C1' cells in the first nucleotide's frame, strides 16, 4: 500500500445481515432489601454501555463515507 474481521454496562456476551417492538436485553460483579442464629445460597429491587466525526432516512446500536485503535490475508515483476 490493498482487502478482510472486529470495537456495545466493571467484565463476559445478545442485538447489525433484513433500521422501528431498543432512551438497549442476558450472565456475572458491584450496591440495597428479604430470608437466614450468622455466612454462602436462594429470592426481590437497583446500578451502568453502542470508540470518535459525518452522511442517508420521519426514524440509526444496526445502512453509507472517514478517522482511531486491535487482529487477519496478499503483496506479481525487475
Nucleotide at each position: 500500500g490493498u482487502c478482510c474481521c472486529c470495537a456495545u454496562c466493571g467484565u463476559c456476551u445478545a442485538g447489525u445481515c433484513a433500521g422501528g417492538c431498543c432512551c438497549a436485553g442476558g450472565a456475572c460483579g458491584c450496591c440495597g432489601g428479604c430470608c437466614u442464629u450468622u455466612c454462602a445460597a436462594g429470592c426481590c429491587g437497583g446500578u451502568a454501555a453502542c470508540g470518535c466525526g459525518g452522511g442517508u432516512u420521519c426514524g440509526a446500536a444496526u445502512c453509507c463515507c472517514g478517522c482511531u485503535g486491535g487482529g487477519g490475508a496478499c503483496g506479481c515483476c525487475a
The RNA shown here (transfer RNA) has 78 nucleotides and comes from a Myxococcota bacterium. Rfam family: tRNA. Rfam describes the family as follows. Transfer RNA (tRNA) molecules are approximately 80 nucleotides in length. It is annotated as a transfer RNA. It was read from a public genome assembly. The coordinates come from a structure-prediction model, not an experiment, and the mean pLDDT is 82. NCBI's taxonomy places the organism under Bacteria, Pseudomonadati, Myxococcota.